[in-house]
Model confidence (mean pLDDT): 85 of 100.
A computed fold for a 539-nucleotide part of an RNA from a Myxococcota bacterium, annotated as small-subunit ribosomal RNA, 5' domain.
The full RNA is in RNAcentral, with records from ENA and SILVA.

Context: one part of a larger RNA
């Protein structure tokens, strides 16, 4: 000069977009951040009403609840503590690999079975919570069938090769699989009926292929500082064999070898999440990694697995500290989630509204759930606009300043006269962000056949925190809206007056000791301007 997640000091009118614990990964009160399906399952209420023959009984309502199940809780959202690593950034490789939902496509869905909560009902605890009998259901768990592929095992043929193997054909043997709900129907069968068989339409189930996505692992190559750290390594390096894993591998074991890195800096020490990027600079380059975005670690402290496609899991488990309750037995807790509290600090916000809109979860759907998010609020933290008035106006007023006493200068500045109306008051009006969703109709597929389902057209209905917001229009009024540093040189911009090396400025050079343009005030003046100046960092 330029830059800043800044702080501090003197002012501050408006609005848009933005950003806001950089310090203690201390410590944490009190709300709220993950739930959801009755179209998987069996239970199953009150409150309050009606009616009564006063015993009920029928509505609420198969509703709330809570339990079984299933699918989400590995996503979203924090924080930078660890970490010098394949953590990251770019390329490679996987012939060594998994992947729920999701998308295309083959095949199939048969027969049994026995339990458990939940409920009842005894019982123990203050309480969390726990035991015992007894009943009951599933898309909950188990059996047996069958199984074409892919999987193993043992064979044959082909291609292809980095000569280890892979790949594709084909045969033989072996284990391994399921579940059902809803809607809607004409003939047929069961059944007194209700309703089932049966069809058929969607969603879900089994098992398989191919995709997509994520996502493991493995390698080149690149990005700190220190030699006042020179030598390090026994599971170390490497072989044979297992074992493990979803996969290669000392990953891990048994046995063997004695290797392996190493001034191109091991190993040690300190520092530090990393990248796109941002900040500088004419580049080179330096610096930095707030905010958005991509990976990564981590969730009080340590440790480990469990379920699951997927964790070794922030609001899951087990120990430990440290907090709280406790009848002293024994139990709950975890803000680096959005608010919000102390406490640290130079210094960072509201215990707000809302699911209306994007996005997620869960549902067949209506929805519910979402502190993600969309808003609102504080904050000149920052960047950008915008106003604080326009025009005429000389007696150059009236006061301030300075003066050589003659005047000069604030100075068209003010008064005064005219006009305008942006922002702010203020009265009215008033959005876009809303598309779907749900209803009726119509048409097409699909079926024997309508009806339901699905697409598609049309009408109709409903939904908005932000908001009465933004916008627009009247209404009065110059009316409410300028400071802040500087003026000795660098450096735009000077002079009076006080002061007397004193008080005091001061980035540097340096001003003050009796006319100081450098110090304090005052008149002028320069620069910028809702800011203008200091400080600290950066290049």
């Nucleotide at each position: 000069g330029a830059g800043c997640g800044a702080a501090c000091g003197u002012u501050g009118g408006c609005g848009g977009c933005g950003c806001g614990c950089c310090u203690a990964a201390c410590a944490c009160a009190u709300g709220c951040a993950a739930g959801u399906c009755g179209a998987g399952c069996g239970c199953g209420a009150a409150a309050g009403g009606a009616c009564u023959u006063c015993g009920g009984u029928c509505c609420g309502a198969g509703u709330a609840g809570a339990g079984u199940g299933g699918c989400g809780c590995a996503c979203g959202g924090g924080u930078g503590a660890g970490u010098a690593a394949c953590a990251c950034g770019u390329g490679a490789g996987u012939a060594a690999u998994c992947u729920g939902c999701c998308c295309u496509u083959g095949a199939g869905a048969u027969u049994g079975g026995g339990a458990u909560a939940a409920c009842a009902u005894g019982c123990c605890g203050a309480a969390a919570g726990g035991c015992g009998u007894g009943c009951u259901a599933a898309u909950a768990c188990c059996g047996a069938a069958u199984g074409a592929g892919a999987c193993c095992a043992c064979g044959u043929c082909c291609u292809c090769u980095u000569c280890g193997g892979a790949g594709g054909a084909u045969g033989u043997g072996a284990g391994a699989a399921a579940a059902g709900a809803u809607g809607g129907g004409g003939a047929c069968c069961c059944g007194a009926g209700a309703g089932g068989g049966c069809c058929u339409a969607u969603c879900a189930c089994u098992u398989g292929a191919g995709g997509a996505u994520g996502a493991g692992c493995u390698c080149g190559c690149g990005g700190c500082c220190u030699a006042u750290c020179a030598g390090c390594u026994a599971g170390u390096u490497g072989g044979c064999g297992g074992g493990g894993u979803a996969a290669g591998a000392g990953c891990c074991c048994a046995c063997c070898a004695a290797g392996g890195c190493g001034a191109a800096g091991a190993c040690g020490g300190g520092u530090a999440g990393c990248u796109g990027g941002u900040c500088u600079g004419a580049g080179a380059g330096g610096a930095u990694g707030a905010u958005c975005a991509g990976c990564c670690a981590c969730a009080c402290u340590g440790g480990a697995a469990c379920u699951g496609a997927g964790a070794c899991a922030c609001g899951g488990u087990c120990a430990g500290a440290c907090u709280u309750c406790u009848a002293c037995g024994g139990a709950a807790g975890g803000c680096a989630g959005c608010a919000g509290u102390g406490g640290g600090g130079a210094a960072u916000u509201u215990u707000g509204c809302g699911c209306a809109a994007u996005g997620g979860g869960c549902g067949a759907a209506a929805g519910c759930c979402u502190g993600a998010c969309g808003c609102a609020g504080c904050g000149a933290c920052g960047c950008c606009g915008c106003g604080u008035g326009u025009g005429c106006g000389a007696u150059g007023a009236a006061g301030g300043c300075c003066u050589u006493u003659g005047g000069g200068u604030c100075g068209u500045a003010a008064a005064g006269c005219a006009c305008u109306g942006u922002c702010g008051a203020u009265c009215g009006g008033g959005a876009c962000g809303a598309a779907a969703u749900c209803u009726c109709a119509g048409u097409u597929g699909a079926u024997a056949a309508c009806a339901c389902c699905a697409g598609c057209u049309g009408a109709g209905u409903u939904u908005g925190a932000c908001g009465g917001u933004a916008c627009c229009g009247g209404u009065a009024a110059a009316g409410g809206a300028a400071g802040c540093a500087c003026c000795g040189g660098c450096u735009a911009a000077c002079u009076c007056u006080g002061u007397g090396c004193c008080a005091g400025c001061a980035g540097c050079c340096g001003c003050g000791g009796u006319a100081a343009u450098a110090c304090a005030g005052a008149g002028g003046g320069u620069g910028c301007a809702a800011a203008c100046g200091u400080u600290g960092c950066u290049c």